[in-house]
Molecule: SAM riboswitch aptamer (S box leader)
Organism: soil metagenome
RNA sequence: CAUCGAGAGGGGUGGAGGGACUGGCCCGAAGAAGCCCCGGCAACCCCCCCGGAAGGGGAAAGGUGCCAACUCCAGCAGGUGGAUUUGCCUGGAAGAUG
Repeated sequence: CAUCGAGAGGGGUGGAGGGACUGGCCCGAAGAAGCCCCGGCAACCCCCCCGGAAGGGGAAAGGUGCCAACUCCAGCAGGUGGAUUUGCCUGGAAGAUG
């Protein structure tokens, strides 16, 4: 700096945790994390084409990433509705990936 409402899981091993943090709410002995194998998704890098560039199109062999829930939801600020703790919108913070 860009993106984060889409997409994509089986087996083995392992044996109680996991979803960043906090609070919720979930997932988990019908087997969590981790590790291994195979498969898949996507298209950031790489590659090809157009273009002066910005950008657009294509491809998927290679390097990353990813494969419950919108980044699971909220957290801070503003706006708005309903009305006693709740809905919605916008932006930010934090985080993740490149």